Predicted 3D model of a 406-nucleotide RNA (Bacterial RNase P class A) from Erythrobacter sp.
RNA sequence: CCAGGGGGCCGGGCAGCCGCGUUAUCCGCUAGGAUACCGAGGAAAGUCCGGGCUCCACGAAACAAGGGUGGCGGGUAACGCCCGCCGGGUUCGCGCAAGCGGGCUCAGGGAAAGUGCCACAGAGAGUAUACCGCCUCGCAAGAGGUAAGGGUGAAAGGGUGCGGUAAGAGCGCACCGGGGUGCUGGUAACAGUGCUCGCACGGCAAACCCCACCCGGAGCAAGGCCAAAUAGGGGCGGCGUGCAGAGAGGAAACUCGAAGCAGAUGCGUUUCGCAUCGACCGCCCGGGUUGGCUGCUUGAGCCGUGUGGCAACAUACGGCCUAGACGAAUGGCUGCCCCUGCGUGGCCGGUCCCCUCGGGGAUACCGCGCGCAGGACAGAACCCGGCUUACAGGCCCCCUGGCAAU
Numbered sequence: 001c002c003a004g005g006g007g008g009c010c011g012g013g014c015a016g017c018c019g020c021g022u023u024a025u026c027c028g029c030u031a032g033g034a035u036a037c038c039g040a041g042g043a044a045a046g047u048c049c050g051g052g053c054u055c056c057a058c059g060a061a062a063c064a065a066g067g068g069u070g071g072c073g074g075g076u077a078a079c080g081c082c083c084g085c086c087g088g089g090u091u092c093g094c095g096c097a098a099g100c101g102g103g104c105u106c107a108g109g110g111a112a113a114g115u116g117c118c119a120c121a122g123a124g125a126g127u128a129u130a131c132c133g134c135c136u137c138g139c140a141a142g143a144g145g146u147a148a149g150g151g152u153g154a155a156a157g158g159g160u161g162c163g164g165u166a167a168g169a170g171c172g173c174a175c176c177g178g179g180g181u182g183c184u185g186g187u188a189a190c191a192g193u194g195c196u197c198g199c200a201c202g203g204c205a206a207a208c209c210c211c212a213c214c215c216g217g218a219g220c221a222a223g224g225c226c227a228a229a230u231a232g233g234g235g236c237g238g239c240g241u242g243c244a245g246a247g248a249g250g251a252a253a254c255u256c257g258a259a260g261c262a263g264a265u266g267c268g269u270u271u272c273g274c275a276u277c278g279a280c281c282g283c284c285c286g287g288g289u290u291g292g293c294u295g296c297u298u299g300a301g302c303c304g305u306g307u308g309g310c311a312a313c314a315u316a317c318g319g320c321c322u323a324g325a326c327g328a329a330u331g332g333c334u335g336c337c338c339c340u341g342c343g344u345g346g347c348c349g350g351u352c353c354c355c356u357c358g359g360g361g362a363u364a365c366c367g368c369g370c371g372c373a374g375g376a377c378a379g380a381a382c383c384c385g386g387c388u389u390a391c392a393g394g395c396c397c398c399c400u401g402g403c404a405a406u
Base pairs, nucleotide, nucleotide: 001402002401003400004399005398006397007396008395009394010393012337013336014335015334016333017332018331020039021038023036024035025034026033027032041377045388046387048386049385050384051383052382053219054218055217056216058273059272060271061270062269063268066215067214068213069212070211071085072084073083074082075081086108087106088105089104090103091102092101093100094099109210110209114208115207116204117203118202131150132149133146134145135144136143137142158176159175160174161173162172163171177199178197179196180195181194182193183192184191185190223294224293225292226291233285234284235283236282237281238280241262242261243260247256248255249254263277264276265275266274301320302319303318304317305316306315307314308313338375339374340373341372342371343370344369345368348367349366350365351362352361353360354359355358
């Protein structure tokens, strides 16, 4: 310098004039005025996750239904997020090879609990098979054996080799693979290694399902306050409990009636507790209000340094305060600068060529000047941590490989 990959940052700046919004101070009887500070994002988008906050569900526990996540460990308020590690797949480099290192990627628990699916092709796709072929018998037709070779297919039921056989087959053996198990290392996933078994019988769970863990609902249009107005409107239905009896009133009859026991209602079910036993619960029709204030911005906040940690991050100290609108503010014009592209200038520099103490020539490249054009995706609305998507152009860092130089 080039190529590939990964990550981070910026994504316009300055000045002037005019115009907006909150807050603070001052002036003004009021309307309002002056000054100062500040005033959209890395995604503000999507509304896909997780929370803070608010209200509702009567609470606790167990179970059920429904939903979510899925290697191990760590981080976090939490997560489906982030970090590290392990394993699978794939690819690049080095190496004779074994192997080592790097990048990318994974919806990465279970197929030996059950159910289901594998179209077409093919003989056969799950208590799965014999089309061609091979071997034996037979004159032949055909019969028997076979699953090594071929064909079909995404996939034909461990692989390679040797032996064995009539021909074959884990039929036997060696190695690889797989199941079981011991030891060692590691927090663990897992890795290495010893012994053992011919070896359970394909794939799919982003199929139902099983296993492990997690989960109330709604949402700032939540919610609270003030003001105002109307029709404490009308209709239908449901259940509105029993025993008990301190005490009170009364001339009496009788009336009211606490505690307690049981029952009913309040959650999907059950147990325990709590509350209620009514101007209650449910449905339909109709009327009024649509105004103001608040919630509303100091935060699981940001920046810097030190310490711990591979890292995510945690922690200590110091510093900073950076929108809070409400039909919804943050804009317009001008000039300069910046970035990108194109053109142009040699009577511009570098550079190159020729001749030699000075001059002539060239303009591809770099720089400089001039002119023109362009400057991405895109607007807060309770707040925060993530993920995903969009993005003209520019800068920086890391890894791998190539080229060159030292």
About this RNA
Its mean pLDDT, the model's own confidence on a scale to 100, is 76.